[in-house]
RNA sequence: GCGUGGGAGAGUCCCCGGGCCAGGUGCCCGGGGCGCCGAAGGGGCAAACUCCCCGGAACCUCUCAGGCGCAAGGACCACGC
Repeated sequence: GCGUGGGAGAGUCCCCGGGCCAGGUGCCCGGGGCGCCGAAGGGGCAAACUCCCCGGAACCUCUCAGGCGCAAGGACCACGC
């Protein structure tokens, strides 16, 4: 790295438009708003070390990205190659 399995967190809240239905206090799609999550990715920092400087990790932190119904994704773990 590849394959298989497991794999969390956080609103399907508000508004607008469209669609479905005989109808709607229902559901779906798209757009906008605010709130929220951190385990893709990305950014930031410590000590040891060093004469000094540089360098210097993360599941810590920031939330740019991503995510907050399902699906997908998913750090990490297990087994196999």
This is a predicted structure of an 81-nucleotide RNA (Glycine riboswitch aptamer) from uncultured Pedococcus sp. Its Rfam family is "Glycine riboswitch aptamer". Its family is annotated with glycine biosynthetic process in the Gene Ontology. Taxonomically the source falls in Pedococcus (Bacteria, Actinomycetota, Actinomycetes, Micrococcales).